[in-house]
RNA sequence: GACAAAGGCAAACCCGCCGAAAGGCGGGGACGCAAAGCCACGAGGCUACCGCCCGCUGCGCACCAAUGCGCUGGGCCACGCCAGUCGGGUUGCCGAA
Numbered sequence: 001g002a003c004a005a006a007g008g009c010a011a012a013c014c015c016g017c018c019g020a021a022a023g024g025c026g027g028g029g030a031c032g033c034a035a036a037g038c039c040a041c042g043a044g045g046c047u048a049c050c051g052c053c054c055g056c057u058g059c060g061c062a063c064c065a066a067u068g069c070g071c072u073g074g075g076c077c078a079c080g081c082c083a084g085u086c087g088g089g090u091u092g093c094c095g096a097a
Base pairs, nucleotide, nucleotide: 001094008033009032013028014027015026016025017024018023031084037090038089039088041087042086043085044082045081046080051076052075053074054073058071059070060069061068062067
C1' cells in the first nucleotide's frame, strides 16, 4: 500500500518501583501511530549527580590579619536521557487491484 480484513503499539493522566534529575520499567488508560519495531551515527531537544568556575546573598569553621575551606546560592559542562522531533542505518507481520 485498498474507505477491506487479521493482528500490533500506546500520548496525557493515575498507581507502584528505579534514578540526583531528565527519564525509564510494570499495571491501569487511549491521544494518536503503517514501522509509534530496534540502533544515539548526524542535526536538535531535555536534565546536571560528579567535575570546573564565581562569590553578588546567607551560615559555619580555621586564622592576629590578609585570606582559605565547607555548606547554601548562581553559571558552565554529557560521560545521563529523548527513536512518539527530524534525517540515517537495520529488521519485519498481513494483503487485493

This is a predicted structure of a 97-nucleotide RNA (c-di-GMP-I riboswitch aptamer) from a soil metagenome. The prediction has a mean pLDDT of 82.